[in-house]
Molecule: RNase P RNA; transfer RNA
Organism: Spongiibacteraceae bacterium
RNA sequence: CGAGUCGGCUGGACAGUCGCUGUGUCGUGUACUCGUCGGAACGCUUAGGCGUCCGCCGGGUCGCGGUGUAGAGGAAAGUCCGGGCUCCAUAGGGCAGAGCGCCAGGUAACGCCUGGGGGGUGUGAGCCCACGGAAAGUGCAACAGAAAGUAAACCGCCUAAGUAGCGUUCGCGCUACCGGUAAGGGUGAAACGGUGCGGUAAGAGCGCACCGCGCGGCUGGUAACAGUCCGCGGCAUGGCAAACCCCGCUCGGAGCAAGGCCAAAUAGGAAUCCUUUGCCGUGGCCCACGGUGGAUUCGGGUAGGCCGCUUGAGGCUUGCGGCGACGCAAGUCCCAGAUGAAUGACUGUUCUCGACAGAACCCGGCUUAUAGGCCGACUCACUUU
RNA sequence: GCCCCGGUGGCACAGCUGGAUAGCGCGGCCCCCUCCUAAGGGGCAGGUCUCAGGUUCGAAUCCUGACCGGGGCACCA
Numbered sequence: 001c002g003a004g005u006c007g008g009c010u011g012g013a014c015a016g017u018c019g020c021u022g023u024g025u026c027g028u029g030u031a032c033u034c035g036u037c038g039g040a041a042c043g044c045u046u047a048g049g050c051g052u053c054c055g056c057c058g059g060g061u062c063g064c065g066g067u068g069u070a071g072a073g074g075a076a077a078g079u080c081c082g083g084g085c086u087c088c089a090u091a092g093g094g095c096a097g098a099g100c101g102c103c104a105g106g107u108a109a110c111g112c113c114u115g116g117g118g119g120g121u122g123u124g125a126g127c128c129c130a131c132g133g134a135a136a137g138u139g140c141a142a143c144a145g146a147a148a149g150u151a152a153a154c155c156g157c158c159u160a161a162g163u164a165g166c167g168u169u170c171g172c173g174c175u176a177c178c179g180g181u182a183a184g185g186g187u188g189a190a191a192c193g194g195u196g197c198g199g200u201a202a203g204a205g206c207g208c209a210c211c212g213c214g215c216g217g218c219u220g221g222u223a224a225c226a227g228u229c230c231g232c233g234g235c236a237u238g239g240c241a242a243a244c245c246c247c248g249c250u251c252g253g254a255g256c257a258a259g260g261c262c263a264a265a266u267a268g269g270a271a272u273c274c275u276u277u278g279c280c281g282u283g284g285c286c287c288a289c290g291g292u293g294g295a296u297u298c299g300g301g302u303a304g305g306c307c308g309c310u311u312g313a314g315g316c317u318u319g320c321g322g323c324g325a326c327g328c329a330a331g332u333c334c335c336a337g338a339u340g341a342a343u344g345a346c347u348g349u350u351c352u353c354g355a356c357a358g359a360a361c362c363c364g365g366c367u368u369a370u371a372g373g374c375c376g377a378c379u380c381a382c383u384u385u
Numbered sequence: 386g387c388c389c390c391g392g393u394g395g396c397a398c399a400g401c402u403g404g405a406u407a408g409c410g411c412g413g414c415c416c417c418c419u420c421c422u423a424a425g426g427g428g429c430a431g432g433u434c435u436c437a438g439g440u441u442c443g444a445a446u447c448c449u450g451a452c453c454g455g456g457g458c459a460c461c462a
Stems, first nucleotide, its partner, number of pairs: 002380009012350007020071010031061005037055003041052004073356001077367002080365005085255004092287004097251005102116005117131001118129004132246002137244002139240002154185002156181003162177006193211006212235001213233005218227003259307004269298006278292004300461003314333008351354001386458007395411002398408001404442001413429005435451005
């Protein structure tokens, strides 16, 4: 200098004016409400007293005005996983069903993350992997091919042995049948270890050597697993489990339109089904638990307010432990909470001229979208010293 | 906001326990029939099975992700 890999950060800036939502504070009100005190007013009472009304003061809610302050994201998205929270039972038992799947750890939990092992790929930094079991069973493999699974003889190779025929120099040769053969050709995605030597009629783990494979041991490692180690086995065990299935682990259901409170309004109805061995909560089924007249449809009414609602597995800084994910301790901070639903519009200056995109109960992840810019670590190639 | 379902010629659908020509009806085009049209008969064309990736020898079908479309869910008696 060129090409590339991985990780992290950022996601226009500044000023002015006018708005929107929340919140603090000050003022204010023919509003609502609570309380102390006062009344020579009214009612009840034998009296103490009670109630109504009026007045002053104070507090709260609401409205209005002034002023201060805060105000979308790294994905707020997809709703794909996991959890909190709420109701049903404190979430129980069994069957069915669903999900996950190398090992160890992290975590509230996970299908996430970290570290390691194995496999694949790239010159490399690195990247990718749904990575348990096919010697428990069932099943699948179109077309082609002779044969598709404890297989098979189409071409080819062989004629030692057996039978028949022909020839014969009587040694045997040729042909056919019966056969042998998985080394070679051909088919296919896939054809029952590879190379070499021996062996044989020709061949073949048939025998041997090396390589590969399987089982057992030993050593190292928490483990997955690894090994220039030892022994055994001639190879028995082809593929598909994102086919059924087997093994191990996990999972109760619904979701803030959950759920609770207040207010308003109505035709407090009709039909169908079930009828306590029922129905509902409860979702596929059974048991168990709780409730009880219930479920569905039609018809009718309301379309308002409050809580849940944002302080939380929370953020930041420092220290310690750990390779790391992460954990512990101390200090410090409060950082949207709307409900036709706010977070904007205009003007000016400036730069590198601005991508994807908008909270709706809340978190941890994954996935997807994303203009441009910045930082760090590393790899390869070339050049120069 | 939450929960479900679907995507196959121009339209409405089947095929979804994987097997190579992806079918059926309507519609379109051509021919026959008729004086002409309709009806009827015969033939033909038209599909990257929404998109991308994976599993498998092989994917419309199985798995994962994305995109698009549709439906339902308030409270009271």